[in-house]
Order: sequence, then C1' cells, then structure tokens
RNA sequence: ACUUGAAAAGGGCAAACUCAUUGCGAGAUGAGGGCGCAAAGUUAUGGGUCUGAAUUGUUCAGACCGCCAGACUGCCGAA
Repeated sequence: ACUUGAAAAGGGCAAACUCAUUGCGAGAUGAGGGCGCAAAGUUAUGGGUCUGAAUUGUUCAGACCGCCAGACUGCCGAA
C1' cells in the first nucleotide's frame, strides 16, 4: 500500500415508536428512545422508491443516501 473486519480499547451514529415545531405532501428539525450500523460519514451522479402539480406513453418541481451502485473522505486493528 492492497485485500480485509477476528479479538480488543476509546469513542461515534441512531430504526420503529412517543412528544413538540414545521411543510399541501413525501418529509425535515429538536428532545426522549435504541432496532441496528465499520463508513448508518459526505455527495441526489445513475438506477430505485415516494410526494405535489400539469397539457398524463410523459413532463415539471420536490423528498429519501439507514434501498442498490458510483464519487470523495475517514477511527482502530489480527491474519
């Protein structure tokens, strides 16, 4: 460096659900919560799912990266 995630340490993130705020909505934010996660860090680039509108083989505007890939970055560590 590449492949990789056994054992361990220090930590990190936080699903469902509940409450509050917010958005037409998908959703978002905060608090509680903890199912899980070694990229569950960042990024809507491709696919996908979802929402709203329209002149509905589709188009436009949005949401989701904890759906699958791609790109970028990153802690610890055995063989």